A computed fold for a 71-nucleotide RNA from a Candidatus Daviesbacteria bacterium, annotated as transfer RNA. Rfam family: tRNA. It is annotated as a transfer RNA.

[in-house]
C1' cells in the first nucleotide's frame, strides 16, 4: 500500500428494521445502635457524515480508531 473484523452506559457485554436491555460500577431510601449484607428506586449508552425506509445499533456509502492478515 491492500485484504478482513470491530466501534453501543464508567467497565463487560445483548438488541439484525418498530421508542437500545442485563451484570458489575455509581447515587437515594429502607433495613442496622454503626459498618457490611440484602431490597427497592434513579441516573447514564449507539465513533462521525451522507444515503435507502413510515421507521435505522441494525442495511449501503465514505471518514476516524482498534484489531489481525498480505505485501
Nucleotide at each position: 500500500g491492500g485484504g478482513c473484523u470491530u466501534g453501543u452506559a464508567g467497565g463487560u457485554a445483548a438488541a439484525u428494521g418498530g421508542u437500545a436491555u442485563a451484570c458489575c460500577a455509581g447515587u437515594a431510601c429502607a433495613u442496622u445502635c454503626g459498618c457490611a449484607u440484602u431490597g427497592u428506586a434513579c441516573a447514564a449508552u449507539u465513533u462521525c457524515g451522507g444515503g435507502u425506509u413510515c421507521g435505522a445499533u441494525u442495511c449501503c456509502c465514505g471518514a476516524c480508531a482498534a484489531g489481525u492478515c498480505c505485501a